[in-house]
Context: one part of a larger RNA
RNA sequence: CUGGGCGUAAAGCGCACGUAGGUGGUUAUGUAAGUCAGAUGUGAAAUCCCCGGGCUUAACCUGGGAAUUGCAUCUGAGACUGCAUGGCUAGAGUCUGAUAGAGGGUAGUGGAAUUCCAGGUGUAGCGGUGAAAUGCGUAGAUAUCUGGAGGAACAUCAGUGGCGAAGGCGACUACCUGGAUCAAGACUGACACUGAGGUGCGAAAGCGUGGGUAGCAAACAGGAUUAGAUACCCUGGUAGUCCACGCCGUAAACGAUGUCGACUAGCUGUUGGACUCUUAUAAGGGUUUAGUGGCGCAGCUAACGCGUUAAGUCGACCGCCUGGGGAGUACGGCCGCAAGGUUAAAACUC
Numbered sequence: 001c002u003g004g005g006c007g008u009a010a011a012g013c014g015c016a017c018g019u020a021g022g023u024g025g026u027u028a029u030g031u032a033a034g035u036c037a038g039a040u041g042u043g044a045a046a047u048c049c050c051c052g053g054g055c056u057u058a059a060c061c062u063g064g065g066a067a068u069u070g071c072a073u074c075u076g077a078g079a080c081u082g083c084a085u086g087g088c089u090a091g092a093g094u095c096u097g098a099u100a101g102a103g104g105g106u107a108g109u110g111g112a113a114u115u116c117c118a119g120g121u122g123u124a125g126c127g128g129u130g131a132a133a134u135g136c137g138u139a140g141a142u143a144u145c146u147g148g149a150g151g152a153a154c155a156u157c158a159g160u161g162g163c164g165a166a167g168g169c170g171a172c173u174a175c176c177u178g179g180a181u182c183a184a185g186a187c188u189g190a191c192a193c194u195g196a197g198g199u200g201c202g203a204a205a206g207c208g209u210g211g212g213u214a215g216c217a218a219a220c221a222g223g224a225u226u227a228g229a230u231a232c233c234c235u236g237g238u239a240g241u242c243c244a245c246g247c248c249g250u251a252a253a254c255g256a257u258g259u260c261g262a263c264u265a266g267c268u269g270u271u272g273g274a275c276u277c278u279u280a281u282a283a284g285g286g287u288u289u290a291g292u293g294g295c296g297c298a299g300c301u302a303a304c305g306c307g308u309u310a311a312g313u314c315g316a317c318c319g320c321c322u323g324g325g326g327a328g329u330a331c332g333g334c335c336g337c338a339a340g341g342u343u344a345a346a347a348c349u350c
Stems, first nucleotide, its partner, number of pairs: 004321003007304002012318001014201004021194003025088007033081002035077008049065006091191001092188005097182003103177007110154001115149007125136002162169002206247006215241002220236004258317006266295012299306002323350003332343004
C1' cells in the first nucleotide's frame, strides 16, 4: 500500500465547456512494449526458516540446504492490453422532412390596476386596528365621473403542464438566435466517455458610474402594545427594487442524490411526436418513442424509503469524507473598489 463510504448520520464542486491524464465498439494481419514460460549469470557473509552436529541442557556455536519474492541477458509463446496497417457499423455525428416549447437577445405595441395632476358632481368625514392613535380632510378629503402623466408588473389561460446545463424563464407582435424530439432513409467511419488545472455562465442581496422612481420597502421618524418593546400591529418613509454598462461569485445554488453507458416484473396518469384500428368529424382504443408524475415486484437500505427518471446489478472517469468543539476561523497566497470570496491549519479542550 491493498480500506470503508458520500438522499437524511461526515461527505456530490451551483452548472457547463474543455486541456493534460485515465478509460474505450467490432474484425483481420503484423509486431512483441506490457504479459506468460524456460535457461544462464547475479542477488556477499552473518541473520530468518528446514535437516543435522558440538558444549551434561538451553541460550550460544557450527555443517548442509532452502529462501533471497529482485535485476540483466538469451530463447520461446502470441490469448489479452498496447503499437502499426487495412476493413466494419450496433457508439458518436452529418444531411433531408416534420413537431412542440414562459429557451436566449433586441425593438415596438397593449389592456387592467395602484399613485399623482387638472376639471365636474358632492359634503363631513376618511383611513386604520384586537381596540385605538399618529396620519389625511371645510384651503373641500374619502366616494364618483371625465381627461392627462408616469413607472413597474403582466389576472384569467395555468396544469406534480412546457423549455433550459444550472441559475432560471410567463401579456402581444416582429426580427436575430441556441437546443431538443420524432419518422424514414442516405452519408462519415470510433471521430467516443470522463475531466486535475483552466475558461465561461451563475438567484437574491451588495458595490461603482449615469439615468429612472408608480407601487412596495431595510434604515429612520411617529402612533400603539408592553413591566420594558431598539420587535410583532398601524401611519409615513430613504437606500433598494427598474434601465444601461462594469464588478461581486455566494444560497436549504436541493432531487440535500456528480457525469456517461449497459442490464433487471409490472400497473396507472399526463406532455410532445410517429404508425395503426374504429369512426362522416370530434372523441376513443392499440403499438412505439422522447419527457414528466403516482404506485409497486425482485433487490437494496440502520430505518425512513428508493425501486427502468434506482438509493437495484455492473463498468469508466472526476469531486469529496475520515469524532465533537476550536473553525470554514487565524496566518500566508490568489481574487475584489469595498463588502468580502477562495484555498486552509494548529495549540487547547471533551
RNAcentral holds the full RNA, with entries from SILVA. Predicted 3D model of a 350-nucleotide part of an RNA (small-subunit ribosomal RNA, central domain) from a metagenome. Rfam family: Bacterial small subunit ribosomal RNA. Its mean pLDDT, the model's own confidence on a scale to 100, is 90.